[in-house]
RNA sequence: CAUCGAGAGCGGUGGAGGGAACUGGCCCCGAGAAACCGCGGCAACCGGCGCAGAAGAAUGAGGGACGCAAGGUGCCAAGUCCAGCAGGGCGAUCAUUACCGUCCUGGAAGAUG
Repeated sequence: CAUCGAGAGCGGUGGAGGGAACUGGCCCCGAGAAACCGCGGCAACCGGCGCAGAAGAAUGAGGGACGCAAGGUGCCAAGUCCAGCAGGGCGAUCAUUACCGUCCUGGAAGAUG
């Protein structure tokens, strides 16, 4: 700096935790958690290959939407599981503010490249 509501699981070992951390919630888990191993799969960030348009007449360099493809990473419950901070919309009220509920936007933190 870019992306993060898409996508993709079986087996073996293992034996009680896990969903990053804290708080709250909500989930997964002895019908077997984490971790490790094997196999399978998802995905185009990097690298590779092909290629349209455009800038100049040509050539070259550079660039290049898009496509192909799993070599390097990554990933394979739930939105990054949800919230936390700030702002806004809506609801209950005679009215205003706060609280609460709900939705949206942004931020923070995190993940991957």
Molecule: SAM riboswitch aptamer (S box leader)
Organism: uncultured Rubrobacter sp.